Background:
Predicted 3D model of a 544-nucleotide part of an RNA (large-subunit ribosomal RNA, domain I) from a Nannocystaceae bacterium. RNAcentral holds the full RNA, with entries from ENA. It matches the Rfam family "Bacterial large subunit ribosomal RNA". The organism belongs to Nannocystaceae, within Bacteria. Model confidence (mean pLDDT): 87 of 100.
Context: one part of a larger RNA
RNA sequence: AGCACAUGGUGGAUGCCUUGGCGCCAGGAGACGAUGAAGGACGUGACUACCUGCGAGAAGCCACGGGGAGCUGGACGUAAGCGUCGAGCCGUGGAUGUCCGAAUGGGGAAACCCGGCGCGCGUCAUGGCGCGUCAUCGUGAGCUGAAUACAUAGGCGAGCGAGGUCAACGUGGGGAACUGAAACAUCUAAGUACCCACAGGAAAGGAAAUCAAGAGAGACUCCGUAAGUAGCGGCGAGCGAACGCGGAAUAGCCCAAACCGUGGGGGAAUCCCUGCGGGGUUGUGGGGCCCGGUCUGGGACCUGGAGGACUAGCGAAAUGGCAUGGGAAGGCCAGCCGUAGAGGGUGAGAGCCCCGUACGCGAAAGUCUGAGAGGCCCUCGGGAACCCCGAGUAGGGCGGGACACGAGAAACCCUGCCUGAAGCUGGGAGGACCAUCUUCCAAGGCUAAGUACUACCUGGCGACCGAUAGUGAACGAGUACCGUGAGGGAAAGGUGAAAAGAACCCCUGCGAGGGGAGUGAAAAGAACCUGAAACCGUGUGUUU
Numbered sequence: 001a002g003c004a005c006a007u008g009g010u011g012g013a014u015g016c017c018u019u020g021g022c023g024c025c026a027g028g029a030g031a032c033g034a035u036g037a038a039g040g041a042c043g044u045g046a047c048u049a050c051c052u053g054c055g056a057g058a059a060g061c062c063a064c065g066g067g068g069a070g071c072u073g074g075a076c077g078u079a080a081g082c083g084u085c086g087a088g089c090c091g092u093g094g095a096u097g098u099c100c101g102a103a104u105g106g107g108g109a110a111a112c113c114c115g116g117c118g119c120g121c122g123u124c125a126u127g128g129c130g131c132g133u134c135a136u137c138g139u140g141a142g143c144u145g146a147a148u149a150c151a152u153a154g155g156c157g158a159g160c161g162a163g164g165u166c167a168a169c170g171u172g173g174g175g176a177a178c179u180g181a182a183a184c185a186u187c188u189a190a191g192u193a194c195c196c197a198c199a200g201g202a203a204a205g206g207a208a209a210u211c212a213a214g215a216g217a218g219a220c221u222c223c224g225u226a227a228g229u230a231g232c233g234g235c236g237a238g239c240g241a242a243c244g245c246g247g248a249a250u251a252g253c254c255c256a257a258a259c260c261g262u263g264g265g266g267g268a269a270u271c272c273c274u275g276c277g278g279g280g281u282u283g284u285g286g287g288g289c290c291c292g293g294u295c296u297g298g299g300a301c302c303u304g305g306a307g308g309a310c311u312a313g314c315g316a317a318a319u320g321g322c323a324u325g326g327g328a329a330g331g332c333c334a335g336c337c338g339u340a341g342a343g344g345g346u347g348a349g350a351g352c353c354c355c356g357u358a359c360g361c362g363a364a365a366g367u368c369u370g371a372g373a374g375g376c377c378c379u380c381g382g383g384a385a386c387c388c389c390g391a392g393u394a395g396g397g398c399g400g401g402a403c404a405c406g407a408g409a410a411a412c413c414c415u416g417c418c419u420g421a422a423g424c425u426g427g428g429a430g431g432a433c434c435a436u437c438u439u440c441c442a443a444g445g446c447u448a449a450g451u452a453c454u455a456c457c458u459g460g461c462g463a464c465c466g467a468u469a470g471u472g473a474a475c476g477a478g479u480a481c482c483g484u485g486a487g488g489g490a491a492a493g494g495u496g497a498a499a500a501g502a503a504c505c506c507c508u509g510c511g512a513g514g515g516g517a518g519u520g521a522a523a524a525g526a527a528c529c530u531g532a533a534a535c536c537g538u539g540u541g542u543u544u
Base pairs, nucleotide, nucleotide: 001543002542003541004540005539006538007537008536009535015529016494017493020465021464022462023461024460025459026458027457028456029454030453031165032164039100040099041098042055043054044053046078047077050074051073061094062093063092064091065090066089070082071081072080105114106113107112115134116133117132118131119130120129121128136162137161138160139159142156143155144154169200170198171197172196173195174194180187184234210217211216221248222247223246224245225244231239232238252446253445254444255390259278260277261276262275263274264273265272266271283424285389286388287387288386289383290382291381292380297378298377299376301375302374303373307369308368309367310366311365313361314360315359319334320333321332322331335352336351337341343355344354345353395419396418397417398416399415400414401413405431426441427440428439429438430437481488482487501528504516505515506514507513
C1' cells in the first nucleotide's frame, strides 16, 4: 500500500412528516379613489433589531353587539399592570389617521423645500407655531360687460363632475416578426403577440332597407350540426363559410318629422329661426288630418318594504375496567350513542377525552336581496289622398379596408378624395347586370336573459406534490445577492409527548470541544428524527 471483516468520523441520500403549494367545483363579490386610493416613507412598545398592528389620540381610542376567564401580538425574559363593576378576543358602526404618492398652493433629486389668504396662539415687536383654505380640465347657476344705443363678443364664477390604481374577461384605435410554403416575394403565421383608449359586472350585439325561394321564416347572443361541405388559394402552403336543422335563453321599446298649444328672437308680412309641452313611431305601409269607440292586460321606471341572506356566535348524544407500556386511543372484558361512524387533536391506532360533526337556533349595528301594495308608463276601428316618414345621405368614379371570398363575373358592408339622387305613383335587397316576381323600409337611439373571466371572500373536492418535488418563495422571498439601469434572482423545513434545553464537578484560554453527574422511553443535546454513498481514519486478519 491492496483486499476482507469490525468499528468510527464526515456527509445528508432515503423513509416518515407537513405549516406551503398545484388543479378544480359551488356560492358570493366583481371594484377602490379628491371624505385623498393602490402602494410606500418615517414613526409608534417600560426595555424593542425585525415582523405584525397602529398613526403624534400611534401593538391603540369610543359606542353597540357576541363571548365568559383570563389578559398585556409573533416572543418563551424581567418589571409594572389590567380583568366577573365582564378584560383580552370576535363582529358592526364611529374617532384619530404624520409625510410621500392621481398628489392637487408653488417647487422638487417621492417621503423634502418655500409660500399667499382667513382665524387663533406666542413676542414689546419681527421672525415663529396651530387649524382651515388656495392645482388643472369639463360643465355651469349667477354676476359683469367693449367698439356701439339695445345687444353681442369678452371677463369673473358658486355648485356638480373628472383625474389615479386594479387579475383575467370585453369593445374600439394601431399592429409585427420568427415560422409555414421543405428557398422566397403574393400568401401564411395573424388581425395573433404587443402598444394605446375606454367600459362593465359582464362587455359586445340586438328588434330586419334580414334571410329565403314559389314554401316560408321572423331581433341579438352562445352551443351542437350542416362541414372540413360550398368556395377561396403562387388553385401552392394553406384558409374556410352560409342557408337549413337541433338546443340554451327569450323582449321588446323610445325618438326625429307632419299637426296642435305655448314662450323667446327677427321682420312691413299671412313669414322665418328657436326653446318647452302635446302628438307620433310604421311596411298585410304607418302617422298627421276627419269621424266613431273604450276596457283589459303588460312593464326593464319610482316609492316602499313582509320575508330571506351575509358580516360575530350558541346548543349539540354516548365508556368504564384489566394487563402491557414512558405514554393506550392498540389488545382483552363488559357497555352506550347515533338525523352525529366527516375531519382534526390528544404521550401509540378514540363514534362515546378535546375541538368538532348530524340536527336545531341566533343580530343592537351595517350590507345585499326582495313578495304583496301604491304611483307612473304602454295597450282600438273606419274614411279622404292635402301634409310627414331621418341628405352632402343612398348611389356613382378613383384608392383602400372588411366580408371564408387574394380584383376575380365580385354582389353586400365600411370610407380618404371627387361627385351626387328619389322622396310613398317613393326607396333598398335577393352574389356582375336586365326584366318579372318575392321581400324588406337605410341614412336617430335604448334594451335584460342565455355567453366570457376570477385578483378577491366563504365552503368543498383531488388514482395532484411532499422540501433537488410542489409556486421563484412551506423558513422574515421577490428577501439576500448581482446589475448604472431595465432587469436577474437564490439557498435555507423536522430535538422531545413535555424544555423536563443538561444544576453541580473535572480537563481547557474564566475558550472551542469533551468527560462525569442529572433529565428523558430514548441523548434524540439544540451543528439536535431517520442517518445511505462518495471521502477520511482506527483495530484485527491476510497478501506483496